This is a predicted structure of a 90-nucleotide RNA (c-di-GMP-I riboswitch aptamer) from Anaerocolumna jejuensis DSM 15929. Model confidence (mean pLDDT): 84 of 100.
RNA sequence: CACCGAUAAAGGCAAACCUCUUGAAAAACAGGGACGCAAAACUACAGGGCCUUACUAAAUGAAUCAUUUAGCUGGCAGCCAGUUACCGAA
Repeated sequence: CACCGAUAAAGGCAAACCUCUUGAAAAACAGGGACGCAAAACUACAGGGCCUUACUAAAUGAAUCAUUUAGCUGGCAGCCAGUUACCGAA
């Protein structure tokens, strides 16, 4: 230095759920709360993947409505990935 990751030290983050606000939704902010995490730090315009469907188009139905499909939009880094990083036993 790289890999690796302790029943080590010092610190850190915070799932579900509840309350509030925003949003069409997914989801997000704040407060509470801990399932877990050695990158649960950052990146959603490197890429793959997943979620959403207000809006647009098409199909079906009598329909301005409803459902389905596709697109667009928005989101997820606690899915993979990329980048950087604390500590140091075996």

RNAcentral holds the sequence, with entries from ENA and Ribocentre.
The organism belongs to Anaerocolumna jejuensis, within Bacteria.
The model forms 95% of the base pairs in the Rfam consensus.
Its Rfam family is "c-di-GMP-I riboswitch aptamer". Its family is annotated with cyclic-di-GMP binding in the Gene Ontology.